A computed fold for a 334-nucleotide part of an RNA from Porphyromonadaceae sp. NP-X, annotated as large-subunit ribosomal RNA, domain IV.
Its mean pLDDT, the model's own confidence on a scale to 100, is 87.
The full RNA is in RNAcentral, with records from ENA.
NCBI's taxonomy places the organism under Bacteria, Pseudomonadati, Bacteroidia, Bacteroidales, Porphyromonadaceae.
Context: one part of a larger RNA
């Protein structure tokens, strides 16, 4: 040093944190709170008993083993005599729950979930894989299947369609290839000219205006459990303070209920109360919300959790503060 065992008095003073250790532990009996979705919570908590021997005794037992009861007695420091075998309580955050996950640093508040909603799809379905054939969906058929969001349950889920998206509309504007072919150009039989050259039909070739021409876009409506968004300034009440009230500007609309220094609060260790002798944490309030807020769900919530936070009882070498004992290791390499 490693792994074990014990320790006076104290008992978390240790520490980021009771990490680790100790403590609890079995069976029977008694008893058991708040809260609650009435199932739970609950092994809540808190208590008591437990060995062995004798018995004329009693009950039960296919009259057997035994089981249950009763009386009397015995031993030890110790009777669940070893091993194995829950520590408990209070309060709060998050997630309803059992589950799942980063094989090998993260098990969680992340994922999933039953339940809720929107949306697509009428069957040769939508969707997906595949140049295709074909297959899955499904030997299913809207009480079905796919996509997206939310996430038990309870109470609820406000306003905004201006932007983006989606759905519907088809009058008008714009709009491709294509259709169309006005015209233009090149070439030249021919004609004119002394010549140079000029004009030039048909055909061929190259171009090419008008006109016609779908969806889309513009446009007109709808839609937020679609993506998203949800104001500013000034004044005003018979102390003061505050502003139910008024004015004004802007907006598509200006945040409703509920919650709130919060897993969200910068200032901040906010202020007040509780707990402590003393509390940047914790709990209860307040609201001045830098920068909560309603299925990117809001607020509660019994039960559950190797979850996170604060407190308490018990217990202890975690510590005050260290000591002793046992086994191993011991110097080099493997």
């Nucleotide at each position: 040093c490693a792994c074990a065992g014990c320790u006076a008095a104290g008992g978390a003073a240790c520490u980021a944190g009771g990490c680790a250790a100790a403590a609890u532990a079995g069976u029977c009996a008694u008893g058991u709170a708040a809260c609650u979705u009435c199932g739970g919570g609950a092994a809540a908590a808190a208590u008591g008993a437990c060995g062995c021997c004798u018995c004329c005794c009693c009950g039960u037992g296919u009259u057997g083993a035994g089981c249950g009861g009763g009386a009397g007695g015995c031993c030890g420091c110790a009777g669940a005599g070893a091993a194995a075998u829950g520590g408990c309580c209070c309060a709060g955050g998050c997630g309803a729950c059992u589950g799942u996950u980063u094989a090998c640093c993260a098990a969680a508040a992340a994922c999933a979930c039953a339940g809720g909603g929107c949306u697509u799809u009428g069957c040769a379905a939508a969707a997906a894989c595949g140049a295709a054939a074909g297959u899955u969906g499904a030997g299913g058929u809207a009480u079905a299947a796919g996509g997206c969001c939310u996430g038990a349950c309870a109470c609820c889920u406000g306003c905004c369609c201006g932007g983006u998206g989606c759905c519907g509309g088809a009058a008008g504007g714009u709009u491709a290839a294509g259709a169309g072919g006005a015209g233009a150009u090149g070439u030249u039989a021919g004609c004119c000219g002394c010549a140079a050259g000029g004009c030039g039909a048909a055909g061929c070739a190259u171009u090419g205006a008008a006109u016609u021409g779908a969806a889309g876009c513009c446009c007109c409506g709808g839609u937020a459990a679609a993506c998203g968004g949800c104001g500013g300034c000034c004044g005003u009440a018979a102390c003061u303070a505050u502003a139910a009230c008024g004015g004004u500007c802007c907006u598509a609309a200006g945040g409703u209920a509920g919650c709130g220094a919060a897993a969200u609060u910068c200032c901040u260790u906010g202020u007040c109360g509780g707990g402590u002798a003393a509390g940047u944490u914790c709990c209860g309030a307040c609201c001045u919300g830098c920068a909560c807020g309603a299925a990117u769900g809001g607020u509660g919530u019994a039960a559950c959790g190797a979850u996170c936070u604060g407190g308490g009882c018990a217990c202890u070498g975690u510590c005050u503060c260290a000591g002793c004992u046992g086994u191993g290791a011991g110097c080099u390499c493997g």